Small-subunit ribosomal RNA from a Candidatus Altimarinota bacterium, 1482 nucleotides, folded computationally. The source organism's lineage runs through Bacteria, Bacteria candidate phyla and Candidatus Altimarinota. It matches the Rfam family "Bacterial small subunit ribosomal RNA". Its mean pLDDT, the model's own confidence on a scale to 100, is 83.
RNA sequence: UUUAUAGAGAGUUUGAUCCUAGCUCAGGAUGAACGUUGGCGGUGCGUCUAAUACAUGCAAGUCGAGCGUGAAGUUUGGAUUUAUUCAGACGGAAAGCGGCGGACGAGCGAGUAACACGUAAGAAUCUGCCCCGUACUCAGGGAUAACCGGCCGAAAGGUCGGCUAAUACCGGAUAUUCCCGCAAGGGGAAAACUACGGUGGUACGGGAGGAGCUUGCGGCCUAUCAGCUUGUUGGUGAGGUAAAGGCUUACCAAGGCUAUGACGGGUACCUGGUGUGAGAGCAUGACCAGGCGCGAUGGGACUGAGACACGGCCCAUACUCCUACGGGAGGCAGCAGUAGAGAAUCUUCCGCAAUGGGCGAAAGCCUGACGGAGCGACACCGCGUGAAGGAUGAAGGCCCUCGGGUUGUAAACUUCUUUUCUGAGGGACGAAAAUUUGACGGUACCUCAGGAAUAAGCCCCGGCUAAUUACGUGCCAGCAGCCGCGGUAAUACGUAAGGGGCAAACGUUAUCCGGAAUUAUUGGGCGUAAAGCGUCCGUAGGUGGCGUAGCAAGUCUAUCAUUAAAUACCAGUGCUUAACAUUGGUGCUGUGAUGGAAACUGUUACUGCUAGAGGAUGAGAGAGGCAUAUGGAAUUGUGCAAGUAGGGGUAAAAUCCGUAGAUAUGCACAGGAACACCAAAAGCGAAGGCAGUAUGCUGGCUCAUUCCUGACACUCAGGGACGAAAGCGUGGGGAGCGAAACGGAUUAGAUACCCGUGUAGUCCACGCCGUAAACGAUGCGUGCUCGGUAUAGGUUCCCUCGACCUGGGAUCUGUGCCUAAGGUAACCCGUUAAGCACGCCGCCUGUGUAGUACGGCCGCAAGGCUAAAACACAAAGGAAUAGACGGGGACCCACACAAGCGGUGGAUCGCGUGGUUUAAUUCGUUAAUAAGCGAGUAACCUUACCCAGGCUUGACAUCUCUAUCGUACUCUGCAGAAAUGCGGAGGUCAGUUCGGCUGGAUAGAUGACAGGCGCUGCAUGGUUGUCGUCAGCUCGUGCCUUGAGGUGUUCGGUUAAGUCCGUGAACGAGCGCAACCCUCAUCAUAUGUUGUACUUUCAUAUGAGACUGCCGGCUCAAAGUCGGAGGAAGGUGAGGAUGACGUCAAAUCAGCAUGGCCCUUAUGCCUGGGGCUACACACACGAUACAAUGGCGAAAUACAAACCGAAGCAAAGCAGUAAUGUGGAGCAAAUCGGAUAAAAUUCGUCUCAGUUCGGAUUGAGGUCUGCAACUCGACCUCAUGAAGCCGGAAUCGCUAGUAACCGUAUAUCAGUCAUGGUACGGUGAAUAUGUUCCUGGGUCUUGUACUCACCGCCCGUCAAGGCAUGGAAGCUGGGGGAGCCCGAAGUCUGCAAAUCAAUUGUGGCCUAAGGCUAAACCAGUAACUGGGCUUAAGUCGUAACAAGGUAUCCGUACGGGAAUGUGCGGAUGGAUCACCGCCUUA
Repeated sequence: UUUAUAGAGAGUUUGAUCCUAGCUCAGGAUGAACGUUGGCGGUGCGUCUAAUACAUGCAAGUCGAGCGUGAAGUUUGGAUUUAUUCAGACGGAAAGCGGCGGACGAGCGAGUAACACGUAAGAAUCUGCCCCGUACUCAGGGAUAACCGGCCGAAAGGUCGGCUAAUACCGGAUAUUCCCGCAAGGGGAAAACUACGGUGGUACGGGAGGAGCUUGCGGCCUAUCAGCUUGUUGGUGAGGUAAAGGCUUACCAAGGCUAUGACGGGUACCUGGUGUGAGAGCAUGACCAGGCGCGAUGGGACUGAGACACGGCCCAUACUCCUACGGGAGGCAGCAGUAGAGAAUCUUCCGCAAUGGGCGAAAGCCUGACGGAGCGACACCGCGUGAAGGAUGAAGGCCCUCGGGUUGUAAACUUCUUUUCUGAGGGACGAAAAUUUGACGGUACCUCAGGAAUAAGCCCCGGCUAAUUACGUGCCAGCAGCCGCGGUAAUACGUAAGGGGCAAACGUUAUCCGGAAUUAUUGGGCGUAAAGCGUCCGUAGGUGGCGUAGCAAGUCUAUCAUUAAAUACCAGUGCUUAACAUUGGUGCUGUGAUGGAAACUGUUACUGCUAGAGGAUGAGAGAGGCAUAUGGAAUUGUGCAAGUAGGGGUAAAAUCCGUAGAUAUGCACAGGAACACCAAAAGCGAAGGCAGUAUGCUGGCUCAUUCCUGACACUCAGGGACGAAAGCGUGGGGAGCGAAACGGAUUAGAUACCCGUGUAGUCCACGCCGUAAACGAUGCGUGCUCGGUAUAGGUUCCCUCGACCUGGGAUCUGUGCCUAAGGUAACCCGUUAAGCACGCCGCCUGUGUAGUACGGCCGCAAGGCUAAAACACAAAGGAAUAGACGGGGACCCACACAAGCGGUGGAUCGCGUGGUUUAAUUCGUUAAUAAGCGAGUAACCUUACCCAGGCUUGACAUCUCUAUCGUACUCUGCAGAAAUGCGGAGGUCAGUUCGGCUGGAUAGAUGACAGGCGCUGCAUGGUUGUCGUCAGCUCGUGCCUUGAGGUGUUCGGUUAAGUCCGUGAACGAGCGCAACCCUCAUCAUAUGUUGUACUUUCAUAUGAGACUGCCGGCUCAAAGUCGGAGGAAGGUGAGGAUGACGUCAAAUCAGCAUGGCCCUUAUGCCUGGGGCUACACACACGAUACAAUGGCGAAAUACAAACCGAAGCAAAGCAGUAAUGUGGAGCAAAUCGGAUAAAAUUCGUCUCAGUUCGGAUUGAGGUCUGCAACUCGACCUCAUGAAGCCGGAAUCGCUAGUAACCGUAUAUCAGUCAUGGUACGGUGAAUAUGUUCCUGGGUCUUGUACUCACCGCCCGUCAAGGCAUGGAAGCUGGGGGAGCCCGAAGUCUGCAAAUCAAUUGUGGCCUAAGGCUAAACCAGUAACUGGGCUUAAGUCGUAACAAGGUAUCCGUACGGGAAUGUGCGGAUGGAUCACCGCCUUA
């Protein structure tokens, strides 16, 4: 510069988020297969498996113009007994000799990792037929097949004798530009036929095409294959070949290849291309084309121009066939076809008409090459299954809120068309060149006629991913690519309807590429996700400072050659179009050659330079290393002294030591190990690591000077050295500590934690081991990029007269902290980088299996290094977020504890529940938040349960029809347990337009329906409990973060309070808190009956009053708090009502309502009786007590509030011991009644006892309610007089008019099991110093492996089922090699037959197959055995996650049912508290 072209993501880890990472999907493709379906045509393609075995036919012949014979048949003549025969001519079958071709064409891909292929070069070669050129083609000879005859054999075939030809064979002549040779010289050819046109032959030279050989480069996996090689590498001579060459052989030398992967193993024909991809790549090598290899398996040569030969030969082997048993024959990986194998792949077709091949002079013959047809939706392409109109939106189907919607203009119906189909007629191109010649084929195509006629399926509809409803099913049946659906309302299973997609196909399976930046050259990473070697030294390799000159390997550029054709792309052309075919162009990113450029890399040279690196000189600091010597404190032991009963140890104890004298104390001695203070965030070292002191030896580092060398450098695979602790070997040593072991505790157990003993070991010397959380989880080196601060070691400057010290600055080297830019998933890093770059090395690629197995190397062993797979899963993981939780922390609150008062738990009784029982004991409620709860009244009823007897449109509602209205209704008889059934008597509807018109009632019938306390509270509404009257829960806008999310709501004060104030990237707001509402306490005003009695207690109504308002202290201030004044009341005055967002699938389908399901002569309804009241037992809530603060009194006496009353409350009076009866005044109630309040007070008595306490239980007699008190009521009287003497562990309530004690009323209600519930007043306390602990809650913070949220998660053994796998005595198979034996055919070669050739015989070398032997390797299998993975509900423990209850983890050693425990050293990837230091901000 020209043309063309050019990149999509999604699902899935979590409560949510970002990241990392794998799995999966959407696309394209195929020589495909399978399932369902299937109208036509064109063009392609079609055994991928057994290079397994093959019946039958065909696939290579041709030439008489090279040669000798010459059948059948025709014809002429003769003979003859008219059968035939003889002679000639024509004719040419057939085999043979000879020539050319059977080395091409066709098939297949077993082998081959190689000069086999691809590409680019090369030199030491051959070449039939073809083309060109030059020359020649003369004269002879002896055989042999066919044929004839004989013999052998079943056959295949063979053998003997005889005849004959040639372009068959042989020698002779001649001969160049031929061959050998330095030369001289020597050697070497032919074939003829003929229509006379020619064709052929020989020699030489050249060409074209073909073939052989050599070389550079390129393209698979494996190092768990590291060393391989003896003709091996080279040389000389000889041989051999068409040809170079160890190609072969003799001798000589000892080489050659290899980490740039030799050798070995596995796999595989290679290429043009093909598929995919934006490309780079990745995968692949069907069809077509080029090359190679092979032809049943193995070996071999012959012929020939060419072969070691698919349809030739010889031998061996396996297999098959024939056989007369003697011997023979065969090779479909040619075309069809068969069997077999397999998921799977076609006709035993037509023709040489075309194209091409062989032979021939030609005609021609041959050709399963080829041209065609057939079969197969196998692929690509094209066409069709009708078109237009048609709404009563038909019928039917499906859904439905029952209105309708949808299928749906779809159908019917009307009009039209004929691609296709059927019939009839015509009818090619392909044929060239004048005649002739077409398998396909009467095909393509054209015309006419007929009639919508002959032609639609498959998959899908939860998300990804376009498209939804109903029914069935009920974790079943099943689906599933991933996530995942299904346990009674399934858009996910099955069916239907509807919808979506594609369409003669549609889905599934398999494989490849893509998406996958998921192996990253383009284009990734390694602090915590997988990933930096424990550290250093250093070889190969890679990389490398400044300058000059040259070269031109890399690099860039121009030209030329090549890159076969096809394929690809572009522009056209031909089949109606397309697929397909075809023409032209471009491209084929490559390789080679020639020329040019010289910046960069490289290289050479001079060599030069000094900034890198090193050296020199002068100083300096240091727990750097090694060796030797030496010191004090302490522990322990021993001796002596003195002394007495304990010591020691722990949470508490015990084992243990001690009267045989311990511990404690003093003195002396012994021995080993470690070095307090200094000491530090410090220092040194490569890392591991290094600490009393002194001496000796020794390594490195820093600073200063800028004197020397002159790139000497950096990094390093393999290699080497060092390398904590534990451990191992040998020999010492052994004080303390201390795995193992023993004992004591703890415990359900305790192989542990705690305690007492204690061996290895810890220490030294020498030698091994070679690993650690060997960590900064951060490789080494170099350069660049804002600052602050501290500290260690130097140098230097200033201040000081000067020295020391101190202080301040500059600079170099180290060590920390904070931070900018930048980076990061975030956390964080940030001149000591995890920033910006360069160089080199190491390492990673989902999790588990597993750092394991096998193999190899190392080690005395323990073990280390290297290092997989099958199988399983869809995750595993990092950082951060919100919660929840912690036997984490801080702060705060509550009758939470503490301080108090009174109870419960023990007794008896009541009541409720569980359990048990029962025909039934109806149902629900079950930690807190069930249990005197639903139920604020179960004798019947209630009632839902059981038994029995009845009813079936029903006890109740609506609609329809009929009958009656002399209805309805009331009274009553009989049967019956009643329901019910059968009767009797009375009664005689209302309105009216006056019509038996309307309304209403009853009875009967019919079916629609009624009815259900039947199920599901896990389908729901409504209501309720609880956290909790706790102070919280959120939103808008803004700001911060990639994001979840945060901020606000934190923090400092304060409050009962997210109450208020202040601060603050927040500013505001909402639901809650508070207030507003009710009652009570004080007062005022008004009114006042039925209250009281002279103005008010009281009642009703309306107001006032309290707000930290006032004063003082505290607080920076504020908010507020403490104290005070006043006041009836003081800091929300007391009590109530009021319950945020939400939690518990909390409770209720039996209060009611309600979706769905279920029952319908019963799961509905009626009736009688029974049950809900049972009773070895357990629990909850209460009553009464156990007595003297009391009981009793037939003693006295005082003071309330609130409530209720007509199916009612009931007075006085009278009767009864009493319950009660009688009575009936009064009262719908501030009027009357219930109605005496009781405790208290006073007096008396009892005197500590199972009582004058206590009252259960039982007996007898009564009262009342009610149809009815038996199951099963309450009350009264008399009698009886149980347990119980203050209650174990444990546990409940309450902070003031409260607890405690005392009585009163009331709802329900005929009565009542009420001691319960709800209200009312009377008497009337104690205590709170406080927040350590228990429980619950709130806020902040921290850790987390939890999020169903600690009632969480989770580890290992054992037991059971399943899966894959390791080891293993042994067994089986396999490939390759080694040694020995044997040795076919055959080339070469020796010898023999007088010589030459051939042949024969007999040897030799080599050698296929075979046999034997020993070993290694690979694969399979195996008694038994090891671990691994996995499987709703097995066993044992609880190791880990929170400080996980002993912090965890790493290495190592020992022990133990198991997780694991302990010792030694190490890490923080440990919580909490305290101290010190540094840093940041104020």